[in-house]
């Protein structure tokens, strides 16, 4: 330095629940709060998942549809901190 692993230490990130704001919903964002995470950093490119205002279908119930979301659901890509062994 390159892989692999994951010993210490500094530090980093926060599930759920509460609250407040956003959104048609799923879900976002701050707050509080730690279940866990070696990429739980970023990217919706494949695959899965949720949601269904609009639009279609329908006498109605409803049903169908991603251009909504999810990187903390899995693959793919990309940038990275430490350094026992």
């Nucleotide at each position: 330095a390159u892989a692999g692993c994951g010993a210490a230490a500094g530090g980093g990130c926060a599930a759920a629940g509460c609250c407040g704001c956003u959104g048609a919903a799923a879900g976002g964002c701050g707050g509080u709060g730690a279940c866990g995470c070696a990429a739980a950093g970023c990217u919706a490119c494949g695959g899965g998942u949720c949601u269904a205002c609009a639009g279609c279908c329908g006498a109605a119930a409803g049903g169908u549809c991603a251009u909504g979301a999810u990187a903390g659901c899995c693959g793919a890509g990309u940038u990275g901190c430490c350094g026992a062994c």
Molecule: c-di-GMP-I riboswitch aptamer
Organism: Desulfobacteraceae bacterium